This is a predicted structure of a 1733-nucleotide part of an RNA (large-subunit ribosomal RNA, half A) from Limnochorda sp. It matches the Rfam family "Bacterial large subunit ribosomal RNA". Rfam links the family to the GO terms ribosome and structural constituent of ribosome. Its mean pLDDT, the model's own confidence on a scale to 100, is 82. Lineage of the source: Bacteria > Bacillati > Limnochordia > Limnochordaceae > Limnochorda.
Context: one part of a larger RNA
RNA sequence: CGCGUGGUGGAUGCCUAGGCGCGGGCAGGCGAUGAAGGACGUGGCAAGCUGCGAUAAGCCGAGGGGAGCCGCAGGCGGGCUGAGAUCCUCGGAUGUCCGAAUGGGGGAACCCGGCGGGCGUAGUGGCCCGUCAUCCUGGGGCGGAAGUCUCAGGAGGCCAACCCGGGGAACUGAAACAUCUCAGUACCCGGAGGAAGAGAAAUCAAGCGAGAUUCCCUGAGUAGCGGCGAGCGAAAGGGGAGGAGCCCAAACCGGGGGCCUUGAGCUCUCGGGGUUGUGGGGCCGGUGCGGGGCGAGUCCCGCGGCCAUGGUCGUGCGAGUCGAAGCGGUCUGGAACGGCCCGCCGUAGGAGGUGAGAGCCCUGUAGGCGAAGCAUGGACGUGGCGGUGGCACCGGUACCCGAGUAGGUCGGGGUUCGAGGAGCCCUGGCUGAAUCUGGGGGGACCACCCUCCAAGGCUAAAUACUCGCCCGCGACCGAUAGUGCACGAGUACCGUGAGGGAAAGGUGAAAAGAACGCCGGGAGGCGAGUGAAAGAGAACCUGAAACCGUGUGCCCACAAGCGGUAGGAGCCUGGGGUGCGGCUUCGGCCGUGCUCUUGGGUGACUGCGUGCCUUUUGCAUUAUGAUCCGGCGAGUUGCUCCUCACAGGCGAGGCUAAGGCCUUCAGGGUCGGAGCCGGAGCGAAAGCGAGUCUGAACAGGGCGUUGUGAGUCUGUGGGGGCAGACCCGAAACCGUAGCGAUCUACCCAUGGCCAGGCUGAAGCUGGGGUAAAGCCCAGUGGAGGGCCGAACCGGUGUGGGUUGAAAACCGCUCGGAUGAGCUGUGGGUAGGGGUGAAAGGCCAAUCAAGCUCGGAGAUAGCUGGUUCUCCCCGAAACGUAUCUAGGUACGGCCUCAGGGCGAUCUCUUUGGGAGGUAGAGCACUGCAUGGGCGAGGGGGCUUCACCGCCUACCGACCCCAAGCAAACUCCGAAUGCCCAGAAGAGGGACCCUGGGAGACAGGGCACGCGGGCUAAUCUGCGUGCGCGAGAGGGUAAGAACCCAGACCGUCGGCUAAGGUCCCGGAGUGCAGGCUGAGUGGAGAAGGAAAGGAUGUGGGUUUGCCGAGACAGCUGGGAGGUUGGCUUAGAAGCAGCCAUUCCUUUAAAGAGUGCGUAAUAGCUCACCAGUCGAGUGAACCUGCGCCGAAAAUGGUCGGGACUAGGAAGCCUGCCACCGAAGCCACGGACGGGCGGAUCUUUGGAUCCCUCGUGGUAGGGGAGCGUCGUCACUGCAGCGAAGGUGAGCCGAAAGGCGAGCUGGAGCGGUGGCGAGUGAAGAUGCCGGAAUGAGUACGCGCGAAGCGGGGGGAGGAUCCCCGCCACCGAAAGCCUAAGGGUUCCGGAGCCAGGGUCAUCCGCUCCGGGUCAGCCGGCCCCUAAGCCGAGGCCGAGAGGCGUAGGCGAUGGGAAACGGGUGAAUAUUCCCGUGCCGGGACGUGUGCGUCUGACCGUAAGGGGGGACGCGGAAGCAGAAGGACCGUCGGGGGCUGGAGUUUCCCGAUGGAACGGCGUAGCCUGGCCCCGUAGGCAAAUCCGCGGGGCUAGAGGUGAGACCGGAUCCCAAGACGGAAGGGCAACCGGACGUCAAGGGUCCUCGAGGCUGGCCGCCAAGAAAAGCCUCGUACGGGAGUGCACGUUCCGACCGUACCGCAAACCGACACAGGUAGGCGAGGCGAGAAGCCUAAGGUGCUC
Repeated sequence: CGCGUGGUGGAUGCCUAGGCGCGGGCAGGCGAUGAAGGACGUGGCAAGCUGCGAUAAGCCGAGGGGAGCCGCAGGCGGGCUGAGAUCCUCGGAUGUCCGAAUGGGGGAACCCGGCGGGCGUAGUGGCCCGUCAUCCUGGGGCGGAAGUCUCAGGAGGCCAACCCGGGGAACUGAAACAUCUCAGUACCCGGAGGAAGAGAAAUCAAGCGAGAUUCCCUGAGUAGCGGCGAGCGAAAGGGGAGGAGCCCAAACCGGGGGCCUUGAGCUCUCGGGGUUGUGGGGCCGGUGCGGGGCGAGUCCCGCGGCCAUGGUCGUGCGAGUCGAAGCGGUCUGGAACGGCCCGCCGUAGGAGGUGAGAGCCCUGUAGGCGAAGCAUGGACGUGGCGGUGGCACCGGUACCCGAGUAGGUCGGGGUUCGAGGAGCCCUGGCUGAAUCUGGGGGGACCACCCUCCAAGGCUAAAUACUCGCCCGCGACCGAUAGUGCACGAGUACCGUGAGGGAAAGGUGAAAAGAACGCCGGGAGGCGAGUGAAAGAGAACCUGAAACCGUGUGCCCACAAGCGGUAGGAGCCUGGGGUGCGGCUUCGGCCGUGCUCUUGGGUGACUGCGUGCCUUUUGCAUUAUGAUCCGGCGAGUUGCUCCUCACAGGCGAGGCUAAGGCCUUCAGGGUCGGAGCCGGAGCGAAAGCGAGUCUGAACAGGGCGUUGUGAGUCUGUGGGGGCAGACCCGAAACCGUAGCGAUCUACCCAUGGCCAGGCUGAAGCUGGGGUAAAGCCCAGUGGAGGGCCGAACCGGUGUGGGUUGAAAACCGCUCGGAUGAGCUGUGGGUAGGGGUGAAAGGCCAAUCAAGCUCGGAGAUAGCUGGUUCUCCCCGAAACGUAUCUAGGUACGGCCUCAGGGCGAUCUCUUUGGGAGGUAGAGCACUGCAUGGGCGAGGGGGCUUCACCGCCUACCGACCCCAAGCAAACUCCGAAUGCCCAGAAGAGGGACCCUGGGAGACAGGGCACGCGGGCUAAUCUGCGUGCGCGAGAGGGUAAGAACCCAGACCGUCGGCUAAGGUCCCGGAGUGCAGGCUGAGUGGAGAAGGAAAGGAUGUGGGUUUGCCGAGACAGCUGGGAGGUUGGCUUAGAAGCAGCCAUUCCUUUAAAGAGUGCGUAAUAGCUCACCAGUCGAGUGAACCUGCGCCGAAAAUGGUCGGGACUAGGAAGCCUGCCACCGAAGCCACGGACGGGCGGAUCUUUGGAUCCCUCGUGGUAGGGGAGCGUCGUCACUGCAGCGAAGGUGAGCCGAAAGGCGAGCUGGAGCGGUGGCGAGUGAAGAUGCCGGAAUGAGUACGCGCGAAGCGGGGGGAGGAUCCCCGCCACCGAAAGCCUAAGGGUUCCGGAGCCAGGGUCAUCCGCUCCGGGUCAGCCGGCCCCUAAGCCGAGGCCGAGAGGCGUAGGCGAUGGGAAACGGGUGAAUAUUCCCGUGCCGGGACGUGUGCGUCUGACCGUAAGGGGGGACGCGGAAGCAGAAGGACCGUCGGGGGCUGGAGUUUCCCGAUGGAACGGCGUAGCCUGGCCCCGUAGGCAAAUCCGCGGGGCUAGAGGUGAGACCGGAUCCCAAGACGGAAGGGCAACCGGACGUCAAGGGUCCUCGAGGCUGGCCGCCAAGAAAAGCCUCGUACGGGAGUGCACGUUCCGACCGUACCGCAAACCGACACAGGUAGGCGAGGCGAGAAGCCUAAGGUGCUC
């Protein structure tokens, strides 16, 4: 790696109980008769759902129904039912508590009341029934009013959409943005109905007319509006649906009431009248017609309306009921509903079920029938209540015809109308008419004309919607789909909250759900059994993939990488052929041999070979994305809107829309001509018209007409528009929408906390001092944003931690610590807002604008992703423009269709042409060098001056010589370009019209250039090429270079570039040279220069040379002279000068170099000798050398290669290799004339011929998936799905044996799509990798031994020892939590390990109150708030009133008990409030005590901070003594220096002390205390002084009682026993010391200080009003009553807040001993722990 076989996992297939969409019908509300929605209950056992409500899975009645029933739900147990149950329908009863919630309150499901009645008690308390909210409307009573009382009716809240109204955004669009748009949308608010709204012309229209409203079609994307941008967008009219009209006000008449100013008065009310726009009405007159009777307001009659009721009838709702035909045969099968055969019914062949697929098995279906009850309608019957009885015409009169209105003006809004010429309608401000001789409108305004009557009201139908019910349908979904939910889903879970929000279906026909046995503690498994099947076994249909095992074949341990592909030895294995043998049911099977052939698996080794996607000029790229697998996942849909193509119908015409009718009914047919497009154009328009416009024009010209006439409708497809418009993705914006101050900021109210030590302000006292002060000293005193330092608050530095113990901590260190201090509880401030000792800090782990939901699928010129195949063609990265530059538009370039032409196009050739480049030149313009000449100038000289002279100064013009230029040109090509002609080549390449694009980031090389540095893989252009979008060969490798354009195949051939020693195909080829440097050898791109050198080859010129060159060697190299000058010196040799001279010579410089201070010296030049043949110089040139330094080990691709003959270099030649080029052969597809055959004229086949790289992109043809229709098939003798040997096709794909599977599924032809996945840091699920790796097991306070039970023990229990905390790591409580408490039984999960254990699981149990807290009474901040005020609405504020503790308010202690509660139970002893009775006392019985109710006055309650002292002696502690016990010693008695324990007692009653405060009592007056007062206050008088008040403690009682560590005895019970167990009983003392501590008590006191420190009630007292009232207040005694809620347990923590059994956080109280100032620190007691590896 393959094959086989398993596990895991849950895809796929099949299924559907649930959804989704739509049609028709019904219904369109429920609620104070208490809804919607809930809480809590309710079952024999009951957790959830369902039902129901204390009558509680139900009660009563009526109807139906007819055999079983007691819901889901199957168990145990017990019942009901032919006396008709269960069940269904209807009516009724019951219906706890909350909720509008409504007696009051409230933190929903709780608390507390009043009144009436009832039960109960001696009686209060308690219980039950009924009733009591507020507002509005109307009526009534009282009242002067405000108001109040009462009666009746109504409202309130909920509900999906639709409707009307009041408010009213923003994102967005305009490619920015402000008017505008989105949009009067979202959202908020009010209100209504089954519909709503609108509605009977002060309307339109247009010179004709219409005649309420609404809705549909059309008009029409028109008229218009519009930064005239984006965009917005009517109406009339026409066709349809439907169809319906009415009533008031006023004039006038009359009745009644009121008022007076009596008038023909005013006013209110009722009735008549009247209701209109060709104006109408009133009133007056006239005319005509018009029921009756009478007693004259009633009856009869006529007409017409309404209501009630009953029965009948009709209809509907709402249980039901009848309802045809095979228990046919046979085969298979577990089963028949299947196959075959034979029947039958059908107004029924819809559907579902039944052991597979059923017209005739079941339920049903078609078609009939139908109750109680309810509803409805009409007719009829009956009964009742109103109404009505006048109209028309003519004439007159001028009385009426809707007022803060019409109109005007200012500001807005509506309409298509954005202030515009701006009418019309609505109205916020200011104004302000008329009454028909009047008024509105007809788009400013005016006139004429037309039309209509505002300022009052009502009004069906046609229309909109669907929370709900019923019936039905679906080319809708089928468990990642379809609702978020097929299932105990708005659940679990998350969040303070608003809010967010899952996952999860399937045994089987039937549980027949596995008796029994075995292993095991169990889990689990193996048998047995059931079943058709158990590999259907409950983790249950099918059971894919990732992934993890296992068996087997082959391969791998000196070997190297995109993991394949091509070849391939070996090994393993299958099939075919054939022979033989055996067996045979004659199908075949088995064994074996041979050979050939064909497959499969693996595979050493060899060649070649850098994944996919995206994005790019360019990616193996070290650029993006992806761990893998499975499923899901992206160009759709609507709109007769536009456009094009194709197809079809009709055609100068074409089509209908809404709607109507018919129907076999979501279909179809037909009617419907409104309207639309076309048929005529031109013009701005009036308008005219085959023309028209311009214009004076009959002119010209423009656009049309003719020649040359085609449209229209439907369907499908391409593209566009409007919509989210291919999918996913923001940061943000807005919403009078909501939720949040449990965190935090600040504030308000009420409570609490701060060990200990130190310092020593003011003041005061004393002394001194002073005239007196100031002042000084001492003491006292105890101030302070004082000092040190714990708790507490903070957070300085540093270390650790950093996948933490912890989403901010730990260690050490540090700041504040009586203050601007810290803190608990309750409350307030809210998002453009708060709060902020201010950091843009904080406002729930979020803050330059919180969070949630919504607008919403915001927008995204941006990034990413975008899914099957083949065939044809095939770009661009440019121009112009752009708030434009990574976007877009038009043009260019691509594609498709149609058309045009023999004209066009491209190339070559020829001719003609324009031009100012390269080059060149200097004539212009400039730059610029040298020289000449030299105007002019500078300088110098000279001069009286004019002149003049000199000058190696500057210097124009001109001349000579020689230059430079993109913006110079006297000149001037090549190429290119244009035109033309002809010929050739190419071929339709060309042009036009239309549909569809893409692209407008380019990049490299060569050449010509700009910029730059004549730098850049630089940048900007031009021309070309290729890359892009191009494979193949070469270049070691390498988009662009060289060669060469890939349709497919071939184990054929020839070549190109480039190569031919080996790697590695082909020459160790030939000939001639060169190189010696490994030069070659990084040389196409892409590694080097100046410079240097007797390297070496070739060449040219030239000097010297047998008269002896060159080199070497030997010798000479002299004299004047030390030349002169200079110089200290200068002698050949510092320097200067020179005519560098002369002489001797073979030759020898006034000296080439070294050297000296200067000389000297050594040399050289030069000469001779020796030697004996060549020797120099310069230049040109080939190949080499030096120059030559980079970071892990080097290298030419590597090995290797050279002096002889190269594998280096140059020249020449031959041969060969070499590509996907070319050729050959075969094949496929596309195009094209043409030809041939056939043909249904579409085409098919063959021949010929050309073509077939390809990104963006265009075009064409197909495959597959799901559904559907028609036809036709398959299937329990086995469908789909899974797996898959094997086979087919050019591809997408198709077929398929066998196995699995167990019920459905195909084929063909159409149709229709949620139709194809590898990618989106995609979504969901599953499984890997990393990896048995990293790091851990959550503070290092610590364990060890023995025993116990147990399957199993480091971890559980017991014992012993050890260790740790001890102002805590102990104890009590509040909050919060909510059973965690106790017991029993367990160990799958939870416990960071284990577990027999547990805060885990299951079962059972447990919380006891008059006096603890709540409730209750009271009030604070604050909140609610009848009326009220304010506000579009919602609502805000607030009076009375109420709520609201963190505060105020009555009362209990001690002991005992107990598995779990105890100030709660028990014992004992008390206390508070209230009821009753009794006793005493006071008062009182109508001049009324007292009580109740209602308020009221006064007192009191009642308050800060700091400080100090005293009293007292509690709790606790220490010590002594005493008592009991233990132990030790001892023979024992006994004993104490040892050890342990105890040595004690409350509330309450009595007494009233220390201390503190103050006078007390009586009388009189009184104007204050909002009325009154005997009270308080104020004033006065008198009496009196250990008087009054307060007050711990002590003492006495309580207590003849209680209290036991231990010892002794010892019951029940358990155990075989040893023994365990301990109820209960018995046994004692009960003294003293310390004054040491003392934050509690006295103390609510005292002193000081300034910042000046809640309220109300209970309580006491006073009177007032009303009611009751004969007894009653107070005190004492006796007796009775005192409900309801909490009470378990944790509570510095494993139970609270932190996701955790989390090193964090969490208010208050107690808090012992030794040392010590101390609550510091260290060690210990009680107690608790050793922190779950």